This is a predicted structure of a 328-nucleotide part of an RNA (large-subunit ribosomal RNA, domain IV) from an uncultured eukaryote. Rfam family: Bacterial large subunit ribosomal RNA. The coordinates come from a structure-prediction model, not an experiment, and the mean pLDDT is 86. The full RNA is in RNAcentral, with records from ENA.
Context: one part of a larger RNA
RNA sequence: UUGUGUUGAAGGAACUCGGCAAAUUAGCUCUAUAACUUCGGGAGAAGGAGUGACGUGACUCGGGAAACCGUAUUACGUUGGCACUAAAGAGGGAGAAACAACUGUUUAACAAAAACACAGGUCUUUGCAAAUUUGAGAAAAGAAGUAUAAAGACUGACACCUGCCCGGUGCUGUAAGGUUACACGGAGAUGCUAUGGCAUUGAAGUUAAGCCCCAGUAAACGGCGGCUGUAACUCUGACGGUCCAAAGGUAGCGAAAUUCCUUGUCGGGUAAGUUCCGACCUGCAUGAAUGGUGUAAUGAUUUCUCCGCUGUCUCCAACACAAUCCUG
Numbered sequence: 001u002u003g004u005g006u007u008g009a010a011g012g013a014a015c016u017c018g019g020c021a022a023a024u025u026a027g028c029u030c031u032a033u034a035a036c037u038u039c040g041g042g043a044g045a046a047g048g049a050g051u052g053a054c055g056u057g058a059c060u061c062g063g064g065a066a067a068c069c070g071u072a073u074u075a076c077g078u079u080g081g082c083a084c085u086a087a088a089g090a091g092g093g094a095g096a097a098a099c100a101a102c103u104g105u106u107u108a109a110c111a112a113a114a115a116c117a118c119a120g121g122u123c124u125u126u127g128c129a130a131a132u133u134u135g136a137g138a139a140a141a142g143a144a145g146u147a148u149a150a151a152g153a154c155u156g157a158c159a160c161c162u163g164c165c166c167g168g169u170g171c172u173g174u175a176a177g178g179u180u181a182c183a184c185g186g187a188g189a190u191g192c193u194a195u196g197g198c199a200u201u202g203a204a205g206u207u208a209a210g211c212c213c214c215a216g217u218a219a220a221c222g223g224c225g226g227c228u229g230u231a232a233c234u235c236u237g238a239c240g241g242u243c244c245a246a247a248g249g250u251a252g253c254g255a256a257a258u259u260c261c262u263u264g265u266c267g268g269g270u271a272a273g274u275u276c277c278g279a280c281c282u283g284c285a286u287g288a289a290u291g292g293u294g295u296a297a298u299g300a301u302u303u304c305u306c307c308g309c310u311g312u313c314u315c316c317a318a319c320a321c322a323a324u325c326c327u328g
Stems, first nucleotide, its partner, number of pairs: 001323008010314002014312001019309001027051005036041001038157001052079007061070003080084001092307007099299002104116002120155007132141003158294004163224003168221002170217004177212003183206002188201005225243005252286001253283001264280005
């Protein structure tokens, strides 16, 4: 000097991106326990008291014929210490918000999460020699199942809900018309010819799926507007005009895990707050199963605050052990 530990005056997060690390708490008995809630929880909530040894009494259970022995609990009394779960082992707590309902799963060896899964919801396909999938095929899985089943896709407990648009793309349906390949068809034309023909070319017409066309379908892929005038101060614009579009974003939520301008503005908390909480709405660029908004419980998740606690810090010191270095 480094590492691992132990202790520390006064202060107690002033440290720091951030209480990271450390400290606090801790067993058992009794007591007491809030908001909220899906009435199960929350909850070991929080908070408080006791705890050793000895004596006497009561009493539980077991053994025993009984005396009695062992064992658990308890009342009163006595007594020692600074300290009695005397060493060791053994929750720090509370409030608010975001996300995900939950237990679970994951990047073996830098990510454990808000990602995946999930029960629940919805749509589509499939009538059994099922759809779907594997295989060149025979065949096999589906299934020794049968629509309360199987497969595919999206969403993701629960509560309240899930608006408008079918113009584009996709899918489904219809088969009238248009277009269209091979093929059929042969009007004609050309060349040669021994006048018998041979060869080449070939119009009209017939003709499939598909496409065009027509309709349906958004818990299919997706989409969901400008400009302008207007109320008796001003501002605003319930109201009107006009252009465009398939339809012009409904209920909700909103500076948000989404807000550029932005540290928006107001309120709260602090002496002081780019974070946080509550509002406002001017939503650069929210929005309804690409789900919207809430939500008790849960979380080695993320953010903010408070109490306790501490060498994180003010500001470092001492000690133990180990390593390293110098000298003998």